[in-house]
């Protein structure tokens, strides 16, 4: 340095659901809450995939990074 990931240490994030709020929806944001996560950090203007609206279909200009992927990063047993 790369790879790997403990019943290690320190810290971190926060699903469902509830309340409030934005949105036509998907979904976002805030508070509560923890199912889980070793990248559950960032990227949707590299790409695949998925969701929503409309549409016979093809197909987003809307969304999802907690699906894959790309980039970056804390710790250090085997």
């Nucleotide at each position: 340095a790369a790879a790997c990931g403990a019943u290690a240490a320190a810290g971190g994030c926060a699903a469902a659901c509830u309340c409030g709020u934005g949105g036509a929806a998907a979904c976002g944001c805030g508070a509560g809450g923890a199912c889980g996560c070793a990248a559950a950090g960032c990227u949707a203007a590299a790409g695949g995939g998925c969701c929503u609206u409309c549409g016979c279909a093809a197909g987003a200009u809307g969304g999802c990074a907690g699906c894959c992927a790309g980039c970056u990063a804390c710790c250090g047993a085997a």